A computed fold for a 113-nucleotide RNA from uncultured Ruminococcus sp., annotated as FMN riboswitch aptamer (RFN element). Rfam family: FMN riboswitch aptamer (RFN element). About the family: The RFN element is a highly conserved domain that is found frequently in the 5'-untranslated regions of prokaryotic mRNAs that encode for flavin mononucleotide (FMN) biosynthesis and transport proteins. The prediction has a mean pLDDT of 83. The model forms 96% of the base pairs in the Rfam consensus. The RNAcentral record of the sequence draws on MGnify.
RNA sequence: UCUUCGGGGCGGAGUGAAAUUCUCCACCGGCGGUUAUAGUCCGCGAACAAGCAAAUUGCUUGCCGAGUCUGUGAAAUUCAGACACCGACGGUUAUAGUCCGGAUACGAGAAGA
Numbered sequence: 001u002c003u004u005c006g007g008g009g010c011g012g013a014g015u016g017a018a019a020u021u022c023u024c025c026a027c028c029g030g031c032g033g034u035u036a037u038a039g040u041c042c043g044c045g046a047a048c049a050a051g052c053a054a055a056u057u058g059c060u061u062g063c064c065g066a067g068u069c070u071g072u073g074a075a076a077u078u079c080a081g082a083c084a085c086c087g088a089c090g091g092u093u094a095u096a097g098u099c100c101g102g103a104u105a106c107g108a109g110a111a112g113a
Stems, first nucleotide, its partner, number of pairs: 001113005011025004027097001028087002030044004039085002048062006067083005089101003
């Protein structure tokens, strides 16, 4: 420098004119780090907001969720057990982590040549 890869999840019941959006149960977990395996530790990305440059993209700044207890061990907020908690923006006959959309996008990074 080039190529490829690079985000999962609403099933059941109830109410209702209307809900995969509400209620009860259920389900999901990007990337790197770590004395030992992480949605909740540390950091990053995406998203969102503002500004600047510029010409439709780039840069800068801001914002950026959530975990405890017990056990084992040399070592674990990472394992085992228990009980919790969190999840951008716009749309919708009704409020969305799970549906539709920007997005055949962007991407931390991973692998290969």